[in-house]
Record summary: This is a predicted structure of a 102-nucleotide RNA (SAM riboswitch aptamer (S box leader)) from Myceligenerans pegani. Taxonomically the source falls in Myceligenerans (Bacteria, Bacillati, Actinomycetes, Promicromonosporaceae). Its Rfam family is "SAM riboswitch aptamer (S box leader)". From the family's description: The SAM riboswitch is found upstream of a number of genes which code for proteins involved in methionine or cysteine biosynthesis in Gram-positive bacteria. The SAM riboswitch acts at the level of transcription termination control. The predicted structure consists of a complex stem-loop region followed by a single stem loop terminator region. An alternative and mutually exclusive form involves bases in the 3' segment of helix 1 with those in the 5' region of helix 5 to form a structure termed the anti-terminator form. The coordinates come from a structure-prediction model, not an experiment, and the mean pLDDT is 84.

RNA sequence: CUCACCAUCCAGAGCGGUCGAGAGUCCUGGCUCGCUGACACCGCAGCAACCUGUCGCUCCGUGCCGGAGCCGACAAGGUGCUAACGCCAGGUGCGAUGGGAG
Numbered sequence: 001c002u003c004a005c006c007a008u009c010c011a012g013a014g015c016g017g018u019c020g021a022g023a024g025u026c027c028u029g030g031c032u033c034g035c036u037g038a039c040a041c042c043g044c045a046g047c048a049a050c051c052u053g054u055c056g057c058u059c060c061g062u063g064c065c066g067g068a069g070c071c072g073a074c075a076a077g078g079u080g081c082u083a084a085c086g087c088c089a090g091g092u093g094c095g096a097u098g099g100g101a102g
Base pairs, nucleotide, nucleotide: 001102002101003100005099006098007097008096009095014044015043016042017041018040022033023032024031025093026091027090028089029088030087045082046081047080050078051077052076053074054073055072056071057069058068059067060066061065086094
């Protein structure tokens, strides 16, 4: 980078610095955030538990050992996330994140 692959997208979690006008998903219609500085970026802190890891539980293999689980705990490592349901409705939508395959 690609994918007619799998899962999730009404829970949860903010302060500081830099910047300076738009931002929240593309379209339509709303609604909201924003010069009392939004969005974005950086730092720190936090949330969560997808993957790794450790421990436990259950099951399987006769077995100290190995395997499986749509189970639980922890939160060290890899991501992710931290206004409002992915802000809302409609649309043969689109997209985001994690895992997998190539």